[in-house]
Order: sequence, then structure tokens, then C1' cells
RNA sequence: GAAGCCCGCCAGGCCGUCGCUGGUGUUCGCGAGAACACUGGAGGAACGUCCGGACUGCACAGGGCAGCGUAGCAGGUAACUCCUGUCCGCCGUGAGGCGAGGAUCAGAGCAACAGAGACGAGUCUUCGCGCCGCAAGGCACGAAGGGUGAAACGGGCAAUCUCUACGCGCAGCAAUACCAAAUAGGUGGACGAUGAUGCGGCCCGCGGAGUCCACGGGUAGGUAGCACCGAGCCGGCGGAGCGAUCCCCGGCCCAGAGGAAUGACGGUCACGCCCGGCAACGGGUGCACAGAAUCCGGCGUACGGCGGACUUCACAC
Repeated sequence: GAAGCCCGCCAGGCCGUCGCUGGUGUUCGCGAGAACACUGGAGGAACGUCCGGACUGCACAGGGCAGCGUAGCAGGUAACUCCUGUCCGCCGUGAGGCGAGGAUCAGAGCAACAGAGACGAGUCUUCGCGCCGCAAGGCACGAAGGGUGAAACGGGCAAUCUCUACGCGCAGCAAUACCAAAUAGGUGGACGAUGAUGCGGCCCGCGGAGUCCACGGGUAGGUAGCACCGAGCCGGCGGAGCGAUCCCCGGCCCAGAGGAAUGACGGUCACGCCCGGCAACGGGUGCACAGAAUCCGGCGUACGGCGGACUUCACAC
């Protein structure tokens, strides 16, 4: 220097102006609400929704069948199909990477091409022996010398069914709980053809079958769930451990909408690219993937850049 392999980090900073949105406070307003001030406001993947959990409802004495999943050993975790260590196997010159890695003497199924024959048994060729035949040759038995192939009565595949062991009840925040109109219908009560109710209050009159009250269910709509003192975040060359991880100490409270806010402009600094210039510098332009929707732990996928350790090769000293 080139190629590779593993790990870690960042995802522009600050100021000003104008906006959006959650919270708190003050003032104004009968109220709906408005104004002002302070303060919070996307990610490493918020993504895919592929696993696992929290939470909620239903079911539930307990067990089993079915179904689905997992599979060396030991550990971590709330849990996992995740993570760590290690054994074995495979790939790579190597750093390193990958592995659904129990059982094929319980049973079934499968195997391209080549080959006579591919999981059922048998015989293409050769040899030995016996019988038939003048002979060529045929038949039967035995052996395994040759040929094909990844594999030839000895194995392979369990990510084909299956067996063994273990795990899983089902659904999911559009879960679920509460409040609750209008209209229609339901139940109960009162009045009503001896004329109710209605025709704006009273009387007359008209009219002719319902009217009124209460209760309960459900819908629209609203509130909670839901913004969390938590499997929480940050820091500590803290302690235990090879490690995943756990413990201790200190500090912090960190988005919460409901068609859905998290933005725009200007300046400046830093960085990348382009143009001009010998240079100082000037001008232009600009970040890739991507946008929370109950929350959390993983996995997978997308993507820009920076740093470090290590490996192999080449060259120089």
C1' cells in the first nucleotide's frame, strides 16, 4: 500500500425570527376557551411485525388427546427460536465465520445421472462345483474378481412422516373497563271510547286511540387503559464473573397525538463535494436510510460516515 475480518462510536453544533404540539403557572372570560411565561417534543433502526414478555378479557380442580414449537453440554434473562462460554462438525491460507448438533436394532418413506440392479431384492461379467448336451450353450448352487455410482444386503437422509424429552390454554389496546345522548323497540306503573293526550293559559268546541312517568339493555359520543418510579435512563478504569449478565454507589424523570405535533427561514461555526485562484481565500451546494401510535427485550432488513484491533499478500529499510 492492497484485499479482508471483527469491534466500537456518530447521525451536525450554537444564536435569532415565525409557527405546531404535550404539561405547569398566571391573567382574562358565565362558559366554550383565549393570551402570556416557563418547560418537554422521534430513531439506530421509530421499519418488517418474525419470535418472546408485560398488561387485559374469556375459559380454568387436575390431567390427557390433537396442534404448534424447541433439541450437544453449561450458564444468562421476566421470557425467548435471543445472548454468552465451551465440545464436536463444516468452510476459509488466515484473522474469523456457519451449524434445527437427540433417536435410523420401533415402523414407514426417499435417492438425479451412470449402472444389470438403488433400498424391494437379486446376478451384467468372472471364478468354483454339480447336472443336461456331440458341440455352441443352458439350468441350479456358492463365492465376490471386474465395471457403474456419492452410496451396491451395508450404509445415508429425521429442515419427510415418525419416536423420545421439554415448552405452549385462546385472543389481542380495534384488548378491556367506566360514563352515556337522540330515535326505535322492551319491561313495569298511571290515565283512557263514562272520550285521555292534542289544538300555546282557561271555557266552549273540534278530533278519535293512544298519552305520560319510571327502569334497564344497546348505539353515536366521551373518559380511562396511555405516557408510567419502571425488566427505566445516565455516570463510576466501583465489586463478582472468561463472558452474556448480576450486584453496589451517585445523579435524573426523558415525546404522548388521536387523521395524528416534532417544522420553516436567516446568520455563524465545523465537515463533505464542485468551480475560480500559485496561495491566503472567495462563490455555490449538501447529507444516506428513514417518521413514534399500549409498552418493553430480541432477531431480521434498509443506510451515510468515523475510529481501533487483527489477518493475508506485495514492496522498502